């Protein structure tokens, strides 16, 4: 001065949120195991399994100062007949025996045990207690035995048996004794009491052993007497230190164990015990235990303590320490102070070993050390040096306790494996964008340093006692023997062990490894693999670019370790005492009386049970904190303290709660006086409709449905009228109204009854809430018995429907429904909300009372109790809501919950006639399964609106021929791509070769194409051979440019060709699901977002939603919202209108000309092609909110966007394209690349999309004849001429074009002509003949004459495009291209009908509802069947354990009884004998094993058989979510291949329209 000091979260359900819940994670520990590695050293620790089974050795002896007896070896000496004798030493030694102590300690183990067993406080007035210690006396006087030995004998051994001999601290007799014990009998005094304690008198029982050593004095010697001292015996008394026994309290789970108990509970009285006591027995009573959990099952040794936690509390119960029980298994006892005894005994069993087969041994849960068993735990070591024990007077001797070593990284602790310096940032790895970057100052190299190892030398502490030898005090005693006590001195004693320690040599030398890097969780690359291999603690990783699997490189982490695997605590507030929760998440019993319990008003008063203060006493020690010392430090260890939250006794306080007493009235209730009411029960009585019977009228139908058919009807139905029967519910009123505990409960009239509510006053004086167990009520269905049925109506028949339809509709129809009496006992039996009590803002209705003001009153206000609704303020709730009727604030008591499934099942109990109820797991098996609410999507939801989306129109597709694409199919090839919409005349704006990618075939190998490198060549051009062709292989001619160099020769160089060598080129090969771009589609559909605020825990929501309104999220209003952003609009092009400007190749009005705008002239006009202007709802009226904006008018070329295009918003859709380009990755490289020739892409039983022509008179076909716009053109358009039927041929102006040409448009108009036919339609198809293009029209080209002349007479179900210069119809150009379009893209001519309207179909778009969807309905999800694995019920048995009841049996042993057999102590007797006592046998009692017979219980096992459960792609439907297409759920019955159907009653956790009622708000 201290003993304080300590609390952290993560990840996973969704598309996202917030709960709610559960699974994982990190932390800390371990007697641990297991893998990879392994330098040293302290200190600890080490069969957790087989309380299996042991060989071997060792763990308990000791004492000669209790006794008796006693050797040998070997040696001296003596004798010898040399075999041997005898003595002394060995030695009173070994050594067994008798006897004393001790063996009950000390050491193991944890089977049993649920128990006074253990803990903790107590108690013994019910008790012992060897050895020690103190005190007090006393140790007298006699006997007969007996092991050992020794003889003789059985036995294989163990081992026994008879005979003789003998000692004693062995054993028995007698004496003396007390304050011992035990009876009687008195006094005191404690104590509640039971009794204790002191004390006094009488009877009576009741002890011993000596040993050793010293004096003395006797004796010849052993010896004896005497005194002493030390050990020892004996008795008493106390102490101390063990122990017994009793008691209060604590001490695991199962109630699917609810009832146990006959010595059982209690007295009497007697054994018994140290000692209480049913402990045990007679005999009397009928007791006891129990839900505060008896009995029963299961599991356990308990505890100080350990380990984890903040604690609190869980878990555990190795080492160390106290208790307790065990000893191979079960029963007994004996001895002893103490045992029913680990290393005694005796009896059974099992099992192992030895045997002469007769019969015997044995017990490591002592230490070591074997097998065994496991995942797994150690030497068959040294030593009594020390510290503790036994013996012993001591010396000593035992001691596997113990102190040491050994051996395991099995744990803690400590140290070491080097330290400076060192950049060329070395080589190597590894990674790269190829520059670099990292490993890495790391390493080498230089310069140090000595711990540990390792070798040499030196060296402690543990040692003090005791003993002996010596010196001194004391003490006993007559003592200057002797012994005891104590205190110096010497002297002797060490397993560890030459250990710790220190010192010196020499030397960086011997000394690092493990596990992780997706998130949780610190740590990233690259390869290689290809949903394979593999990984995972929990989400998940892997299907060609894996930070996730394997390998590397690098990084992180801890380090002689490091992971893993188990296990405990924690995290987990996930059993909530601290510290949770029940309206929808799992959870409130279906209601209700009421016992046990629990909990209770107000004012005294007493008492002190709880409570609440202080003292004492315990709370061993170790452990843990705390201060301090000691091994260098540390674990470790000494000392001391603190703590031990607790028991227990003593005092004391009186606020609270019990408890007692006394009052009191406010909880409660009585009583009186009104009142309301589908509250219960019984009995009766009405009408209205429904069937049915009778009669009548009457005729062909009725009924029934989306439609229909079964059905009923001419034997008269439905309809009607009129009369009867009989059952069954009781319209209007009727109402979020009334009554009841719920269940429920409705004509009406009586009778019985319950319970509420006002109101005033009296009365009792806590009589209260609350409710486990019980006890009763308890919807429907369903069940027995008997009635009794009109309708309705499970099964059941029949008709529909449907792929089926065991349904939903229809037609019938049994139980049932109803009533009486039992019985069942459950429902979504719900407010999904126990029951009571108190408080804590309002409004506003409704039902029943009660009072007040005003009023004649009906009634209107206004207060107040009861009840029932709805709105809201705090609060509260995850939200959603609830909100004086609470989910809010509190208090009491009951019930409930603890992730999803398995499952409210099995079993087993209780209850049922029977369905069935209750009551209630388990094994497996998933990471979720729920609420709530949000956002989107979807609905065979709702609502508003739009589109050529329907409709109303025109024309068409689908039927025919032919073109073309696609599909298939077929080839060597029939190259790929494109698959609703959005692929199919698409890519391809043109496949005869080429194109081209496909086939076949011949060829090539740095390649057809790029760069770079080396050698050769001028480059180039002529012509052969060959062969399909690429090629291959000859021959002639030839000599360039640029610089250098005077020229030449040569040199280099650009460009070409040729040969070589590798780097690479080269792929229309693979992935469009790695991608870039571009597309295409919702859609030119109005939408999609952001900042800032604001709301809400949030995820989001406001804005964007509402009223108008537009083509518009356009615009105004309005509003917790204000503002932008991207679309939308407009700007852009183009057409329609007007000016201007400008006139050539364009035009021509006037003037001139001509065949002709052909020329002159002109630019006024069209054109043309710059530039402006015009149109803004700008103006009037209405309408509308005084708004936006429609609506109608005027002007105007155009009117509400004037028509047309261009223009595509977040994003969908892994849409489409890797064959346009471009790119990553994988492939390929004498091929998958190139080149070449021939094929193919043009196949052809079918099939389908888009076309074109047509079926014809609105036509065909002849003859004439008007009228465009827009293009294109030099390898080119081609005028005109001439040829030819023609397609075209030959010449050939002009023209790179407002000049020239393609170039006549065409339906159109006029005029003839065909008269409805397979035609004068219609033109397929084939046959002949010919142009044209082209190297080349066979496969495979367009044309042209000639002739042929197919199907086709308007096309089934179904579908398609168009809203005006549209549609419909005509013809013109143009890309492309040598040729080749019915296709595509553009021109323009003629030029329509309809739109009532928004019910429906389809797409969209805003709102709003449902949701079990979110990959988002082309969703999600059930059940059966089937196939496979897995756990579990049931089950004829089967076979085990545990245990119960009955009997049977009865070893050993105590006990009793006998004891005719035997028999030393003592007693009588001269003896002989006899008595007493004992002992052998016997026999009875008790009992262990064992048997029998029958039950409970609990496990294996079992043919079958039952539902579960789990498994990427099986069958069947199609129940549920949406109104899921019949709402769905609940109970309950019946049917059904299955979801399921259907009757009956409930409930809203049911959409959607009404419609009533309440509320808000004006």
């Nucleotide at each position: 001065a201290a003993a304080c000091u300590g609390g952290a979260g993560a990840g996973u359900u969704u598309g996202a949120u917030c709960c709610u819940g559960g699974c994982u994670c990190a932390g800390a520990a371990c007697g641990a195991a297991c893998g990879c590695u392994g330098g040293c050293g302290g200190c600890g620790u080490g069969c957790c399994u087989a309380a299996c089974a042991c060989a071997u050795g060792c763990a308990a002896g000791u004492c000669g100062u209790a006794c008796g007896c006693g050797a040998a070896a070997g040696u001296g000496g003596g004798u010898u007949u040399c075999g041997g004798c005898c003595u002394g030493c060995g030695a009173g030694u070994a050594g067994a025996g008798u006897g004393g102590c001790g063996c009950a300690c000390g050491g193991g183990u944890g089977a049993g045990u649920a128990a006074c067993g253990c803990g903790u406080a107590g108690g013994u007035a019910a008790u012992c207690u060897a050895c020690c210690c103190u005190g007090a006396u006393a140790u007298u006087u006699g006997g007969g035995a007996u092991a050992a030995c020794u003889u003789a004998c059985c036995g294989a051994a163990a081992g026994g048996u008879g005979g003789g001999c003998u000692a004693a601290u062995a054993c028995c007799g007698g004496a003396u004794a007390a304050g011992c014990u035990u009876u009687u009998u008195g006094g005191g005094u404690c104590g509640c009491g039971a009794g204790g304690c002191c004390u006094g008198g009488g009877g009576a029982g009741g002890a011993a052993a000596g040993g050793u050593g010293a004096c003395c004095u006797c004796u010849g010697a052993a010896g004896a007497u005497g005194u002493u001292a030390c050990c020892g015996u004996a008795u008493c008394a106390g102490g101390a230190u063990g122990a017994g026994c009793c008691u209060g309290c604590g001490u695991a789970c199962c109630a699917u164990u609810a009832g146990c108990u006959a010595g059982u509970u209690g007295g009497u009285g007697a054994g018994g015990u140290a000692a209480c006591g049913g402990c045990u027995c007679a005999c009397c009573a009928a007791g006891g235990c129990c839900g505060c959990g008896a009995u029963g099952g299961u599991u356990a040794g308990c505890g100080g303590g350990u380990c984890u936690g903040a604690g609190a509390g869980g878990a555990u119960g190795a080492u160390c320490c106290g208790c307790c029980a065990c000893a191979c298994u079960g029963g007994a006892a004996c001895u002893g102070g103490a045992a029913c005894a680990c290393g005694g005994a005796c009896c059974a069993g099992a099992c192992u070993c030895c045997u002469a087969c007769g019969g015997g041994a044995g017990g490591c849960a002592g230490c070591a050390g074997u097998g065994a068993g496991g995942a797994a735990u150690u030497u068959u070591g040294c030593g009594c040096a020390a510290u503790g024990g036994g013996c012993g007077a001591a010396a000593g001797c035992c001691u596997g306790a113990c102190g040491c070593a050994g051996c395991g990284a099995c744990g803690c602790c400590g140290c070491g494996u080097g330290g400076g310096u060192g950049a060329a940032g070395a080589a190597g790895g590894u990674c790269u964008u190829c520059g670099g970057a990292u490993c890495g100052u790391a390493a080498a190299g230089c310069c140090c340093u000595g711990u540990c190892g390792a070798g040499u030398g030196g060296g402690a502490a543990g040692a003090a006692u005791g003993g002996c030898c010596u010196g001194g005090a004391g003490u006993c005693g007559a003592a200057c023997a002797g012994g005891c006590u104590u205190u110096g001195g010497g002297u002797u004693u060490g397993a560890c062990g030459g250990u710790a320690c220190c010192a010196c040599u020499g030397a960086a030398g011997g000394a690092a490894g493990c596990a992780c890097c997706g998130g949780c969780u610190a740590a990233c690359u690259c390869c290689g693999u290809g949903c394979c291999a593999g990984c995972a603690g929990c989400c998940g990783c892997g299907g060609u670019a894996a930070u996730a699997c394997g390998g590397a490189g690098g990084g992180u982490g801890c380090g002689a370790g490091c992971g893993u695997u188990g296990u405990u605590c924690g995290g987990a507030a996930u059993u909530a005492c601290u510290g949770g929760g029940c309206g929808u998440a799992a959870a409130g019993g279906g209601c209700g009386c009421g016992u046990a319990g629990g909990c209770g008003g107000c004012c005294g008063u007493g008492u002190a049970a709880g409570u609440c203060a202080g003292a004492u006493g315990u709370g061993a020690a170790a452990g843990c904190c705390c201060a301090u010392g000691g091994c260098u430090c540390a674990a470790c260890c000494g000392u001391g303290g603190a703590a031990g939250u607790g028991c227990a006794u003593c005092u004391g306080a009186a606020a609270c709660u019990g408890c007692g007493u006394g009052g009191c009235u406010u909880g409660a209730g009585u009583a009186u006086g009104a009142g309301a009411g589908g509250g219960g029960g019984a009995a009766g009585u009405g009408g209205a409709a429904u069937u049915c019977c009778c009669g009548g009228u009457g005729u062909a139908g009725a009924g029934g449905u989306g439609a229909a058919a079964u059905u009923c009807g001419u034997a008269g139905a439905u309809a009607u009228c009129g009369g009867g029967a009989g059952g069954a519910a009781u319209a209007c009123c009727u109402g979020u109204g009334g009554c009841g505990a719920a269940a429920g409960c409705g004509a009406c009239u009586u009778c019985c009854u319950g319970g509420c509510u006002c109101a005033a006053u009296a009365c009792u004086g806590a009589c209260g809430c609350u409710a486990a167990g019980g006890c009763g009520c308890g919807a429907a269905a369903g069940c027995g018995u008997g009635g009794g049925g009109a309708g309705c109506a499970a099964a059941c028949a029949g008709g529909a429907u449907u792929a089926g339809a065991u349904a939903c509709c229809c037609u019938g129809g049994u139980a049932g429904u109803c009533c009486a009496c039992g019985c069942u006992g459950u429902a979504a039996a719900c407010g999904a909300u126990g029951a009571g009590c108190a408080c804590u803002a309002g409004g506003u209705g409704u039902a029943g009372g009660a009072g007040g003001u005003g009023u004649u009153g009906a009634c209107c206000c206004c207060u107040u109790c009861u009840g029932u609704g709805c709105c809201g303020u705090a609060g509260c709730u995850a939200a959603c809501g609830c909100a004086u009727u609470a989910a809010g604030u509190g208090c009491u008591c009951c019930g409930c919950c603890u992730g999803g499934g398995g499952a409210g099942u099995a079993c087993g109990g209780c209850c049922g006639c029977a369905a069935g109820g209750u009551u209630a797991a388990a094994a497996c098996u998933c990471a979720a399964a729920g609420g709530a609410a949000u956002u989107g999507a979807c609905g065979g939801g709702g609502g508003c609106c739009c589109g050529c989306a329907c409709a109303a129109g025109c024309g068409g597709u689908g039927g025919a021929g032919u073109a073309u694409g696609u599909g298939g199919u077929u080839u060597a090839a029939u190259u790929c791509g494109a698959c609703g919409c959005a692929a199919c005349g698409c890519g391809a704006a043109g496949a005869a070769c080429c194109u081209u990618a496909c086939c076949u075939a011949g060829g090539u190998u740095u390649g057809a194409c790029a760069u770079c490198c080396c050698g050769g060549g001028g480059a180039u051009c002529c012509u052969g051979a060959u062969g399909a062709a690429a090629g291959u292989u000859g021959g002639g001619a030839g000599u360039g440019c640029c610089u250098c160099g005077u020229c030449a020769a040569g040199a280099g160089g650009a460009g070409c060709c040729u040969g070589g060598a590798g780097a690479c080129a080269g792929g229309u090969g693979c992935u469009g699901c790695a991608u870039g771009g571009c597309u295409g589609u919702c859609g030119u559909c109005a939408g999609c977002u952001c900042g800032u605020g604001u709301c809400g825990u949030g995820a989001g929501a406001u804005g964007u939603u509402g009223g108008g309104u537009u083509a518009a999220g356009u615009c105004c209003c309005g509003c917790a919202a204000c503002g932008a952003g991207c679309g939308c609009a407009a700007c852009c092009c183009u057409u329609g209108c007007c000016c201007u400007u400008a006139g050539u190749u364009g035009c021509c009005a006037g003037c001139a000309u001509u065949c002709a705008g052909u020329u002159g002239g002109g630019c006024a006009c069209u054109c043309u092609a710059g530039g402006g202007g015009g149109a803004c709802u700008g103006c009037c009226g209405g309408u509308g909110u005084u708004a936006a904006a429609c609506c109608g008018g005027a002007g105007g070329a155009a009117g509400g966007u004037g028509g047309g295009g261009a223009u595509g918003a977040c994003g969908u859709c892994a849409a489409g394209u890797c064959c346009u380009c471009a790119u990553g990755g994988c492939c390929u490289u004498u091929a998958u690349g190139c080149c070449u020739a021939g094929g193919g892409c043009u196949a052809c039983a079918c099939a389908c999309g888009u076309a074109c022509u047509a079926c014809a008179a609105u036509g065909g076909u002849c003859g004439g004849u008007a009228c465009a716009a827009a293009g294109g053109g030099c390898a080119g358009c081609g005028a005109c001429c001439c040829u030819g039927c023609g397609a075209g041929g030959g010449g050939u102006a002009g023209c790179g074009a407002a000049u020239c040409c393609c170039g006549u448009a065409a339906a159109g108009c006029c005029g003839g002509u065909c008269u409805c036919a397979g035609u004068c339609c219609g033109g397929a198809u084939c046959g002949g003949a010919g142009u044209c293009u082209g190297c080349a029209a066979c496969u495979c080209g367009a044309c042209u004459c000639c002739g042929u002349g197919a199907a086709g007479u308007u096309g089934g179900a179904a579908u398609c495009g168009c809203u005006a210069g549209u549609a419909a119809u005509c013809g013109u150009g143009g890309a492309u291209c040598a040729g080749c379009a019915u296709g595509c893209c553009a021109c323009g001519g003629u030029g329509a009908a309809u739109a009532c309207g928004u019910u429906c179909c389809c797409g969209g778009g805003c709102c709003u509802u449902g949701u079990a969807c979110a990959c988002a309905c082309c969703g999600c999800c059930c059940g059966u069947c089937a196939c496979a694995c897995c756990a579990c019920g049931a089950a004829a048995g089967u076979u085990g354990g545990c245990u119960g009841u009955a009997c049977c049996a009865g070893a050993a042993g105590u006990a009793g009884c006998u004891g005719g057999g035997c028999u030393a102590a003592c007693c009588c007797g001269c003896a002989a004998g006899g008595g007493g006592g004992g002992c052998a046998g016997g026999c009875u009692a008790c009992c262990a094993a064992g048997g029998u017979a029958u039950g409970g219980u609990u496990g294996a096992u079992g043919a079958u058989u039952g539902g579960g459960g789990u498994g990427a792609a099986g069958u069947c439907g199609u129940a549920a979510c949406a109104a899921g297409g019949u709402a769905g759920c609940c109970g309950u019955a019946g049917g059904g291949g299955a979801a399921c159907c259907u009757g009956c009653g409930g409930c809203u956790g049911g959409a959607u329209c009404a419609c009533c009622u309440c509320c808000u708000u004006u």